[in-house]
RNA sequence: GCCCCGGUAGCUCAGUGGAUAGAGCACCGUCCUUCUAAGUCGGGGGUCACAGGUUCAAAUCCUGUCCGGGGUGCCA
Numbered sequence: 001g002c003c004c005c006g007g008u009a010g011c012u013c014a015g016u017g018g019a020u021a022g023a024g025c026a027c028c029g030u031c032c033u034u035c036u037a038a039g040u041c042g043g044g045g046g047u048c049a050c051a052g053g054u055u056c057a058a059a060u061c062c063u064g065u066c067c068g069g070g071g072u073g074c075c076a
Base pairs, nucleotide, nucleotide: 001072002071003070004069005068006067007066010025011024012023013022018056027043028042029041031039049065050064051063052062053061
C1' cells in the first nucleotide's frame, strides 16, 4: 500500500431503515444496617468517530476522512 472487522453512556456491549437509542457494571442519592459490604428503590450521564449523500424517515444504507484491531505483501 491492499483486504477484512470494528468505532453507540465512564467501561463491556445490544440495537442492521420506522416514533423519544438501551442493558449490565460503574457513579450519585434513598431505604436497610451499630458500621462496612451485600441487598432495595430512584436518578444523572449520549454531537451513535467526523463530513457529505440516498430516503417521507438513517446508529442502521452509500461515499470520503480519521482512529483501533487483524490479515497479506509480491507475481506477471
Molecule: transfer RNA
Organism: bacterium